[in-house]
RNA sequence: AGAGUUUGAUCCUGGCUCAGAGUGAACGCUGGCGGCGUGCCUAACACAUGCAAGUCGAACGAGGGCGGUAGCAAUACCGACCCGAGUGGCGCACGGGUGAGUAACACGUGGGUAAUCUGCCCCAAGGUCAGGGACAACCCUUCGAAAGGAGGGCUAAAACCUGAUGAUCUCCUUCUGGUCAGUUCCGGGGGGAGCAAAAGUAAUGCCUUGGGAUGAGCCCGCGGCCCAUUAGCUAGUUGGUGAGGUAACGGCUCACCAAGGCGACGAUGGGUAGCCGGCCUGAGAGGGUGAUCGGCCACACUGGGACUGAGACACGGCCCAGACUCCUACGGGAGGCAGCAGUGGGGAAUAUUGGACAAUGGGCGAAAGCCUGAUCCAGCAACGCCGCGUGAGGGAUGAAGCCUUUCGGGGUGUAAACCUCUGUAAGGGGGGACGAACAAAUGACGGUACCCCCAAAGUAAGCCCCGGCUAACUCCGUGCCAGCAGCCGCGGUAAUACGGAGGGGGCAAGCGUUACUCGGAAUUACUGGGCGUAAAGCGCACGUAGGCGGCUCUCUAAGUCUACCGUUUAAUCCCACGGCUUAACUGUGGAACCGCGGGAGAUACUGGAGAGCUGGAGUACGGGAGAGGAGAGUGGAAUUCCCGGUGUAGCGGUGAAAUGCGUAGAUAUCGGGAGGAACACCAGUGGCGAAGGCGACUCUCUGGACCGUAACUGACGCUGAAGUGCGAAAGCCAGGGGAGCGAACGGGAUUAGAUACCCCGGUAGUCCUGGCCGUAAACGAUGGGUACUAGGUGUGGCGGGCAUCGACCCCCGCCGUGCCGUAGCUAACGCAAUAAGUACCCCGCCUGGGGAGUACGUUCGCAAGAAUGAAACUCAAAGGAAUUGACGGGGGCCCGCACAAGCGGUGGAGCAUGUGGUUCAAUUCGAUGCAACGCGAAGAACCUUACCGGGGUUUGACAUGCAGGGGAAUGUCCUAGAGAUAGGGCCGCCUCGCAAGAGGUCCCUGCACAGGUGCUGCAUGGCUGUCGUCAGCUCGUGUCGUGAGAUGUUGGGUUAAGUCCCGCAACGAGCGCAACCCUUGCCCUUAGUUGCCAUCAGGUCAUGCUGGGAACUCUAGGGGGACUGCCGUUGAGAAAACGGAGGAAGGUGGGGACGACGUCAAGUCAUCAUGGCCCUUACGUCCCGGGCUACACACGUGCUACAAUGGCCGGUACAGACGGAUGCGAACUCGCAAGAGUAAGCCAAUCCUAGAAAGCCGGUCUCAGUUCGGAUUGAGGUCUGCAACCCGACCUCAUGAAGGUGGAAUCGCUAGUAAUCGCAGAUCAGCACGCUGCGGUGAAUACGUUCCCGGGCCUUGUACACACCGCCCGUCACACCACGAAAGUCCGCUGUACUAGAAGUCGCUAGGCCAACCGCAAGGAGGCAGGCGCCGAAGGUAUGGUUGAUGAUUGGGGUGAAGUCGUAACAAGGUA
Repeated sequence: AGAGUUUGAUCCUGGCUCAGAGUGAACGCUGGCGGCGUGCCUAACACAUGCAAGUCGAACGAGGGCGGUAGCAAUACCGACCCGAGUGGCGCACGGGUGAGUAACACGUGGGUAAUCUGCCCCAAGGUCAGGGACAACCCUUCGAAAGGAGGGCUAAAACCUGAUGAUCUCCUUCUGGUCAGUUCCGGGGGGAGCAAAAGUAAUGCCUUGGGAUGAGCCCGCGGCCCAUUAGCUAGUUGGUGAGGUAACGGCUCACCAAGGCGACGAUGGGUAGCCGGCCUGAGAGGGUGAUCGGCCACACUGGGACUGAGACACGGCCCAGACUCCUACGGGAGGCAGCAGUGGGGAAUAUUGGACAAUGGGCGAAAGCCUGAUCCAGCAACGCCGCGUGAGGGAUGAAGCCUUUCGGGGUGUAAACCUCUGUAAGGGGGGACGAACAAAUGACGGUACCCCCAAAGUAAGCCCCGGCUAACUCCGUGCCAGCAGCCGCGGUAAUACGGAGGGGGCAAGCGUUACUCGGAAUUACUGGGCGUAAAGCGCACGUAGGCGGCUCUCUAAGUCUACCGUUUAAUCCCACGGCUUAACUGUGGAACCGCGGGAGAUACUGGAGAGCUGGAGUACGGGAGAGGAGAGUGGAAUUCCCGGUGUAGCGGUGAAAUGCGUAGAUAUCGGGAGGAACACCAGUGGCGAAGGCGACUCUCUGGACCGUAACUGACGCUGAAGUGCGAAAGCCAGGGGAGCGAACGGGAUUAGAUACCCCGGUAGUCCUGGCCGUAAACGAUGGGUACUAGGUGUGGCGGGCAUCGACCCCCGCCGUGCCGUAGCUAACGCAAUAAGUACCCCGCCUGGGGAGUACGUUCGCAAGAAUGAAACUCAAAGGAAUUGACGGGGGCCCGCACAAGCGGUGGAGCAUGUGGUUCAAUUCGAUGCAACGCGAAGAACCUUACCGGGGUUUGACAUGCAGGGGAAUGUCCUAGAGAUAGGGCCGCCUCGCAAGAGGUCCCUGCACAGGUGCUGCAUGGCUGUCGUCAGCUCGUGUCGUGAGAUGUUGGGUUAAGUCCCGCAACGAGCGCAACCCUUGCCCUUAGUUGCCAUCAGGUCAUGCUGGGAACUCUAGGGGGACUGCCGUUGAGAAAACGGAGGAAGGUGGGGACGACGUCAAGUCAUCAUGGCCCUUACGUCCCGGGCUACACACGUGCUACAAUGGCCGGUACAGACGGAUGCGAACUCGCAAGAGUAAGCCAAUCCUAGAAAGCCGGUCUCAGUUCGGAUUGAGGUCUGCAACCCGACCUCAUGAAGGUGGAAUCGCUAGUAAUCGCAGAUCAGCACGCUGCGGUGAAUACGUUCCCGGGCCUUGUACACACCGCCCGUCACACCACGAAAGUCCGCUGUACUAGAAGUCGCUAGGCCAACCGCAAGGAGGCAGGCGCCGAAGGUAUGGUUGAUGAUUGGGGUGAAGUCGUAACAAGGUA
């Protein structure tokens, strides 16, 4: 410090996710030791039991015990003795717990108290006199189950009371000094009134006063949560006067008076929450948090209340009410763990009913001491942090096992074994603390830490991960299953992603997971973001508060700055140095604590005060421009309607039609009239207005801007939350108006449907007046203001200059409005003085997509609806701009038998053949749009053969090796059998070597292995098809772009062609095109046999037959020839095109071979090869038979026809190419023929197949199911073959079907082509209508590129990119989920009114009662009970508000591999 994830790729925006640190944690697996910490986050739920606050006899009386003295004893006296209760004193308000409540002066921080109190403690001064009366305990009586009382009697005190004295104390009054802004402050003097005490031998107490220290109360400034879908709140409320009350100010309380007080700087209400030091995170700013430790607050079962006291409204006190629990004799009582342990419960989850007061601290005491679950320790828990160990060294080209493998090996791995060594921790034995201060004594921890010794490698390693992010890879299993997953995503038979294993990586007594916080996230942006198109500028203006604000001078010193002072508890963090062996932990010191307060200083800037200025702003004066606004009036064109004329059969409308109108006279046309609405041309990237918006003309009223002048004011300014106004269209209310247009609606078409698009009608509405509504793609998708920052060119308004008689032209300035463009900005597109540049000021707005601008609430509205505006849930994206493709019922240019123009076919028939389907024991398998279907198959009777049935066989039909045994192998015969096979016979016995033996070969047995046309063409190689013989596909360097990428390859021409030329930020190059190759067409040359024969000669019925010839044809070698080379025209002095000459051939002469980068997971595992999987007495192999030849059907490809351009008969002519030795087979003979017999020649330019056929000549048939057509069937034959039954071909005779030119549709072909005619070959025993070749005869047509199909280039749009066979929307149906509404129902919180009135303070009263004082007494003073009153908790009644839960039913929403209906959007998406 970043990374992954939107795309085919790119840049940006933007969310989600990860890596880090942390925790009072929990869960899973695992677990050796120690130290230091930490440990109910949930039910402030309920609690059994024990303990947690007592102490003092040196305050007091009595009793008991013990001891002593006396005494026989009872008993008495004594004691710094012990015990428990009581009176009394002090403590119990500390310590400890908890976080419920509390949004508050509760807390933090800084101040104030001149408005206060303070027990114990300290300092100082003074005092401590004289008396008195009681009550507990105790005794007696008595009530009660108990808890607890009641009455009578006795008694002490430092308990209580009275009196005296008394001031520096308090109050009143008076005189006076000081301080202060000022008072009620601090002093001094005089007078008056009032108030003390406890004793005791002493130590020590007590009282009064002043001061200190500590603690506390009260007040104030500032600071720290959310919601405005909480906007108004308030009656003791705000203030005053007086009184009361308090320690004290105060409306704290009361009476009266006034009517205030708080609030957008957020009152009130609601929700949440103890606050802080700190803690976690972070670079910081910030964010989160408030366990342990420390400070403060609040609370103590819930609510209320006071008492006592220095202090409480009191955790282990009291009273009352309530809920709950317990006891009870039913009459009444008792209780409060949020103290320490502990229990139940809740929960994912949190410990022992331990030890000790030894230390520290606290209470009491003079002290000893007692008490102390504060505290110190121990126990439990890997909960956290820290430290240590589980051994160390040596040890193989490297054991075994396991894993893997290409079988060679590799890995685990120096790892182990083994050898040598060490001794931490655990274990055993011995010693043994510091902590003790304080002379002695005193240690819970603890026989602990620590030290020494002993034995022994012996007792001690796991967890997670290994697709990318992210470090670490293989095998097996599984087969979209099981499962994984933080995000992206893995799994559908080769999974580094699931599960296991081996190996590896990481951390380690832990490791992972989950939850939560910060970080990364600049993803709320103060530091530090944005708003044209990604989310985001309010529709526009006026304007309140607020924010911001020109130039100069003076003052001030609030902000600001400087140094200093006070404070910022301790701890924490940081630094230094120390203590535990180290560390964690901890001690000491320092630094820091960014804040607040104080006085002092500075005055640039901001603020404040004062004085001035003119540049901002405004006023005045002078001009002209304008669809600016409002009202009133006027005008013409057009549509429609009405009247009349002319006129007749149609009009209208559409893609085409129909509905509609018209013989009752339409449309058309002429004249007249009515009415409403809108204003052609001018008209313009012109004008005006804030926006919406404004368009005929005239008048009236009226707003604003601009130019010029520089007289006046003197900062008067900018923005603008609220607020107010304006605000298109549609819509609403009321009243008018209504020509045209026209939602809804009706009809006609279209269509599968057509609630649409098109057509005919047509109501609201559109128009006017008044009033609502308040929205919009209200858009420049761009808030307003000011300033600054190259230019160029239009246009509107005004002014100036030059010039002119004048208007122009031209130049300059200001204002407005456009275009282009530099810098700059921008993700890019683009913006660019009219900024989206550079800055400042103010406002509004945004923070992933969906849910949703929805719900609820509220405000507004007549309604429609508007404004404000969520959440649950869900997704890993949604987006912007640009790029390359692909696509378009987008555009442009251009090709192709693509269409058109032609010729002939297919589709109909019969047959052949292939396929689908069906059938079957099997009909083996594959090929499936073009690009499967006379395809693999260039030839299924057996074989082939892969299929089926049956019969056999298991090292195998076939290969290699090893071991053992035997024999050559082979061949041939016989028997059984369907055959395979089995049995038997015969022939036969290899090579080398003297031999032993070795080698070869075959058979048998056994082991390795063979074998598989079994699966996967979606694991593959190879081969092939196709786009497509289309003209394209790329690269290097350079340049441009952030980048994908572009450029080159685009453009202007041209070509069959990315062919060539020109231009050009490109320059070159490669694969393709073309050429080079083969063939064919002309010529030359060479060579003439088997080919040829012109000339010469010979011969034959005839024939190159013979001699001969080498001319010709031909054969097959070599060469020439054609290159737009020449001429002309056009063209750009180009490429090239057109025409011409010459030429056998002319612009690639014809044909072939040749197929770029790639596409289709195209085809083939059955040609072959091959990974993986599967079978192994079978999915291998052998044999016989059957099947692949089936047959209601459907399709493809063909053949033959339907006839006269023909059929038949007879005669007759002319090819090319190929093949031939288990072969082609002449001639001859036989047969009607297929063919047979015999047999010459030929290893082939020699011989043979071999008759070419159409054609030509002649004849016949005469339009008919025929002398067309030949299917089918019968009979008889031929040939091949082991064998023609299933299932061959051919021949002869007989038979003689459908068929009379073929619907929709569809195919081929542009010249030696189509059409037509035959011939040959491969395969092959035989079998050809198929296939591959060959030649013969030999056309028609192409205007042209609108349309169909395919393709190329450029361009455009795109929401497509498995790319239009794409994408995608909504209803419906089903499942699940969350939410809204809903008659209501229920719980909680809360307001108001009334009622009620406990305890208790206060007040009044006091007739009843009463020791202290007065009084002889009666009685008085005083007090109390009781009574009454104010206030007052719970409760009750009534009525509101509000949160939540639930609710038949209902509403939409979301999600969910393959449901239904349509096709809305994306291309002009087929109606933008």

A computed fold for a 1472-nucleotide RNA from a metagenome, annotated as small-subunit ribosomal RNA. Its Rfam family is "Bacterial small subunit ribosomal RNA". Model confidence (mean pLDDT): 85 of 100. RNAcentral holds the sequence, with entries from SILVA.